């Protein structure tokens, strides 16, 4: 400089334009003499900015993080 991924809860990670999940983490509670297990409950969300659509995580442009492969 080309070209090609990728970006979702504090952390890994799905998600075939219509109700954003799972896992482990946090907090509370229940069990337990204590605490560890284990059981219920909660709370945390789509890199950034514009479009297009009744409706975007999802399509589209831009720009930015990592990453990789060519010189």
């Nucleotide at each position: 400089u080309a070209g090609a991924a990728u970006g979702u809860a504090g952390u890994a990670u799905a998600g075939u334009g219509g109700a954003a999940g799972u896992a482990u983490u946090a907090a509370g509670a229940g069990u337990u003499u204590u605490g560890a297990u284990c059981u219920c409950u909660u709370a945390g969300g789509u890199g950034u900015a514009g479009g297009u659509u009744c409706a975007a995580g999802u399509c589209c442009u831009a720009u930015u993080u990592u990453u990789c492969u060519a010189a």